This is a predicted complex of two RNAs, RNase P RNA and transfer RNA, with 427 nucleotides together.
Rfam match: Bacterial RNase P class A. By type it is a ribozyme. Its family is annotated with tRNA processing, dimeric ribonuclease P complex and ribonuclease P activity in the Gene Ontology.

RNA sequence: GAGCUCGUACAAGCAACCGCUGGCCUGAAAAAUUGGCGAGAGGAAAGUCCGGGCAGCACAGAACACAGUAGUUGUUAACGACAACCGCCCGUAAGGGUAGGGAAAGUGCCACAGAAACGAUACCGCCGUGGUUUUACUACGGUAAGGGUGAAAUGAGCGGGGUAAGAGCCCGCAGGUCGGUUUGGUGACAAAUCGGCGAGGUAAACCCUACUGGCUGCAAGGAGGCCUAGACACCGUGGUUCGCGGAUGGCCGCUCACCGCUAGACCCCGUGAGUAAUUGCGGGGCUAGAUAGAUGGUUGCUGGUUGGCUUCGGCCAAUUACAGAACCCGGCUUAUGGACGAGCUCUUCA
RNA sequence: GCCCCGAUAGCUCAGCUGGAUAGAGCAGAGGACUUCUAAGCCUAAGGUCGCAGGUUCAAAUCCUGCUCGGGGUACCA
Numbered sequence: 001g002a003g004c005u006c007g008u009a010c011a012a013g014c015a016a017c018c019g020c021u022g023g024c025c026u027g028a029a030a031a032a033u034u035g036g037c038g039a040g041a042g043g044a045a046a047g048u049c050c051g052g053g054c055a056g057c058a059c060a061g062a063a064c065a066c067a068g069u070a071g072u073u074g075u076u077a078a079c080g081a082c083a084a085c086c087g088c089c090c091g092u093a094a095g096g097g098u099a100g101g102g103a104a105a106g107u108g109c110c111a112c113a114g115a116a117a118c119g120a121u122a123c124c125g126c127c128g129u130g131g132u133u134u135u136a137c138u139a140c141g142g143u144a145a146g147g148g149u150g151a152a153a154u155g156a157g158c159g160g161g162g163u164a165a166g167a168g169c170c171c172g173c174a175g176g177u178c179g180g181u182u183u184g185g186u187g188a189c190a191a192a193u194c195g196g197c198g199a200g201g202u203a204a205a206c207c208c209u210a211c212u213g214g215c216u217g218c219a220a221g222g223a224g225g226c227c228u229a230g231a232c233a234c235c236g237u238g239g240u241u242c243g244c245g246g247a248u249g250g251c252c253g254c255u256c257a258c259c260g261c262u263a264g265a266c267c268c269c270g271u272g273a274g275u276a277a278u279u280g281c282g283g284g285g286c287u288a289g290a291u292a293g294a295u296g297g298u299u300g301c302u303g304g305u306u307g308g309c310u311u312c313g314g315c316c317a318a319u320u321a322c323a324g325a326a327c328c329c330g331g332c333u334u335a336u337g338g339a340c341g342a343g344c345u346c347u348u349c350a
Numbered sequence: 351g352c353c354c355c356g357a358u359a360g361c362u363c364a365g366c367u368g369g370a371u372a373g374a375g376c377a378g379a380g381g382a383c384u385u386c387u388a389a390g391c392c393u394a395a396g397g398u399c400g401c402a403g404g405u406u407c408a409a410a411u412c413c414u415g416c417u418c419g420g421g422g423u424a425c426c427a
Stems, first nucleotide, its partner, number of pairs: 001346008010337001012302007020040002023037003027033001042322001046333002049331005054217004061242004066213005071085005086100001087098004101208002106206002108202003123147002125143008157173005176197009221259002224252004234246004266285008303320007351423007360376004369407001379393003400416005
């Protein structure tokens, strides 16, 4: 000088006044209400992309369909998340990326160009034989090395042999792939060795294999009384069938209300296990519950950032991010302000 | 909260079982016609296919993640 990776805390502060939503206390029989005390948005509350809790229906059963996932091992309540590792690709490196099972089950597709886009075939070329009057041309046959077309041409490179000319046609070496054995590893896999083989691409095309998933979502759902009937029918299981279950019918009553509703796989500190994700133990803490949706406004002072002026002491002006709970958690993704910190690589010079 | 759909020229749309120049109508521009205008006629122009990344030889089309817009849906009774 050029780059790479990661982490941390915060989310302007204080005061006064005026409000808003819950809770507790107070006076009161109760309510409206009076007074007092204390609490009141986030790291993403967002997108609703995954997963779980919870609730209802058999505390969820079978088959099919449908959907999802796709290296290995682990973490976890669970996951498509996370961690570590393996393989491949990119980068000089630090490092980054990876939807990463199967194309030797089957089907489809591979435009244009090209002879041919995959059981086939042959435009130029090379070679042989025949014909024409020699060069040359032409007919038939051989070849797949070379040229040409194309993203891709039968798909194994180099050297030698071989042949009319050629070709894994044969041989040697190197490499690929499939299977076996041995060694190392929990495993993906790696290394060595033996034998076989010569196989286009595409599965983010259908499909096959393995595994997972019952469906619906707090707008889930819950909370009375009486009468009648007894599984043919009807209804429910929010795709179908089976299976299972059932007052599914009638009358009265009650709600823009109440419960669900917020203390939880919670947070902080210390310490142990583990490479890590994560987790055990001990101590401490409490942190919103609105329902058209409260969590705000005004003023003053002090900060941050930007711009201007400067006698470098300051002064003036503007601005102060993204955004806002709605059953609750774990992730992912996206938006966003400034501050602080850690580790590493390459190059040049001394 | 839950669910569904869409984005292609100035406007309205087609193309989206991948194949190369992305089309159509209307609008706008120029020309010709006409005394002038309209209609009809001729001509060309106009597109990061919402954004980013990936799969593939090849992407408007397939996959993933976002952005923006539109729509539907009420337990109790």
Its mean pLDDT, the model's own confidence on a scale to 100, is 76.